[in-house]
RNA sequence: GUUCAUCUUCAGGGCAGGGUGGAAUUCCCGACCGGCGGUAAAGUCCGCGACCCGCGUGAGCGGUGGAUUCGGUGCAACUCCGAAACCGACAGUAUAGUCUGGUAUGCAGAAGAUGGAG
Numbered sequence: 001g002u003u004c005a006u007c008u009u010c011a012g013g014g015c016a017g018g019g020u021g022g023a024a025u026u027c028c029c030g031a032c033c034g035g036c037g038g039u040a041a042a043g044u045c046c047g048c049g050a051c052c053c054g055c056g057u058g059a060g061c062g063g064u065g066g067a068u069u070c071g072g073u074g075c076a077a078c079u080c081c082g083a084a085a086c087c088g089a090c091a092g093u094a095u096a097g098u099c100u101g102g103u104a105u106g107c108a109g110a111a112g113a114u115g116g117a118g
Base pairs, nucleotide, nucleotide: 002117003116004115005114006113007112008111009110010109017029018028019027031098032097033088034087035048036047037046038045043086044085052063053062054061055060068084069083070082071081072080090101091100092099
């Protein structure tokens, strides 16, 4: 170093400023944000998690599930550079990706410790 088991820790960000209104971080102008693994470095590719739905006493199983183009460089980029776009669960509340809540939860996974195996 590989692999298996057990354990520990960690594991989601964001409405500045303004308008209307009795009331809006929810509407309007505008601002801001981007989980995990893969791959030329990715919110928009592939896969996964979360959320939601169904089944189950339960552990869990099954299903659903948003969004990108153009130009440039290069062996290679829907990932970089330039430009212009787009997307965002449920419940509450003046209509919410950003507030509050389920959630001091859970998890994709990341790092590490101990032991075993070849």
Molecule: FMN riboswitch aptamer (RFN element)
Organism: Levilactobacillus suantsaiihabitans